Small-subunit ribosomal RNA, central domain from Phaeobacter gallaeciensis, 350 nucleotides, folded computationally.
[in-house]
Context: one part of a larger RNA
RNA sequence: CUGGGCGUAAAGCGCACGUAGGCGGAUCAGAAAGUUGGGGGUGAAAUCCCAGGGCUCAACCCUGGAACUGCCUCCAAAACUCCUGGUCUUGAGUUCGAGAGAGGUGAGUGGAAUUCCGAGUGUAGAGGUGAAAUUCGUAGAUAUUCGGAGGAACACCAGUGGCGAAGGCGGCUCACUGGCUCGAUACUGACGCUGAGGUGCGAAAGUGUGGGGAGCAAACAGGAUUAGAUACCCUGGUAGUCCACACCGUAAACGAUGAAUGCCAGUCGUCAGCAAGCAUGCUUGUUGGUGACACACCUAAACGGAUUAAGCAUUCCGCCUGGGGGAGUACGGUCGCAAGAUUAAAACUC
Numbered sequence: 001c002u003g004g005g006c007g008u009a010a011a012g013c014g015c016a017c018g019u020a021g022g023c024g025g026a027u028c029a030g031a032a033a034g035u036u037g038g039g040g041g042u043g044a045a046a047u048c049c050c051a052g053g054g055c056u057c058a059a060c061c062c063u064g065g066a067a068c069u070g071c072c073u074c075c076a077a078a079a080c081u082c083c084u085g086g087u088c089u090u091g092a093g094u095u096c097g098a099g100a101g102a103g104g105u106g107a108g109u110g111g112a113a114u115u116c117c118g119a120g121u122g123u124a125g126a127g128g129u130g131a132a133a134u135u136c137g138u139a140g141a142u143a144u145u146c147g148g149a150g151g152a153a154c155a156c157c158a159g160u161g162g163c164g165a166a167g168g169c170g171g172c173u174c175a176c177u178g179g180c181u182c183g184a185u186a187c188u189g190a191c192g193c194u195g196a197g198g199u200g201c202g203a204a205a206g207u208g209u210g211g212g213g214a215g216c217a218a219a220c221a222g223g224a225u226u227a228g229a230u231a232c233c234c235u236g237g238u239a240g241u242c243c244a245c246a247c248c249g250u251a252a253a254c255g256a257u258g259a260a261u262g263c264c265a266g267u268c269g270u271c272a273g274c275a276a277g278c279a280u281g282c283u284u285g286u287u288g289g290u291g292a293c294a295c296a297c298c299u300a301a302a303c304g305g306a307u308u309a310a311g312c313a314u315u316c317c318g319c320c321u322g323g324g325g326g327a328g329u330a331c332g333g334u335c336g337c338a339a340g341a342u343u344a345a346a347a348c349u350c
Stems, first nucleotide, its partner, number of pairs: 004320003007303002012317001014201004021194003025088006033081002035077008049065006091191001092188003095184005103177007110154001115149007125136002162169002206247006215241002220236004258316006266293013297305002323350003332343004
C1' cells in the first nucleotide's frame, strides 16, 4: 500500500467560518475526454511460461508457440461520469406575516445577605471544635435597634425547561445586535455538502499595565491532632477571584460518539408554533427541538445504542496500527513577556 477500525479496548481536531481539492438534484439536446467493442501498427533479441528436441541425466543449449497485461492510430457505440447549451423545482436561498428564548454587547437600576464605620440599649463573655486552643472582648465585644460606606453574587420562580457552533449564558429596565422555529404564497433556479493548509472564537488557572478589593481564599503565620503532620480541623491571611485593555490557547473542552443527506416498528412525557373539531380547554393531526422506555437491526465481547443510532447506505475531513514503560519526554522547528503550548523521536527495558 491493501485491508480493518475510532461510545467504554489504540483512535473524532475544543468549536466554527472558509481557500485549494474531493463529491454533487430532475430532464432534453449536442460533443465524445474517461468508458466499451472491433481493425491496423508497434511492443528487438535474450529472459519467464508451454510443447517438442540435443549433450548418458541435470544444469545448459536448440526449435516452435504463447506471452509481452503497454503505447499509437482508425472505425463504431452513447448507458454511466466529465464537457457545452437549454429547461425544471423537490436541495439551497430570498420575500411576506407571526412566535419563543439565561444568545451577544453597552448603559442604568433594585432588594436580601456578609463585612466595615458612626450612634443608642446593654453586660461578661463571644467565637470555634470531636474536645480544645490560637483569636476577639471591661479601651465595652457577642446580641439587638437606627443610620452610613463599599464590593461581589443574584434566593424563590427553576424544570432529563430554554438559548447558543462550542466554550458558555440566570435580579430588573432600556438601546444596539446575531441566530432559530412556524405559516403563507410569490421569486431565484443547483446558487449545494465537506473541507488539507489558513483565519476567528475558545472554561478555569496563569501573565503584563492601570484600577478595585466586601466575602472567599493558593502561598504564608499561629493553634490543635499525631510517633511525626510541611495535611485533613480551627483562628488569621497575601496573590487571585471583580473591572478595562492586551496576552496565553489548554481541560474528563464529554454524548469520552466529526459534519451533511436519504431510508428503517412503536408507546409515553415535555418545550415552541400551526391547522381542524367541538364539550372553550380538551382531543386529533402536523412541523421543529428536548427526554424516557422499547422492536427490527447493530456490537470480535459485554455494557449498551436504537428515527436525537452506536441500524441500512452515500460524500468529505480528522485520527489509530503488537502491548506496558521510556514519553506526550529529548533534540530541532513554530508560537509566547513568561509559565509553557504545538509538532514529535530514539537508545534502553519488561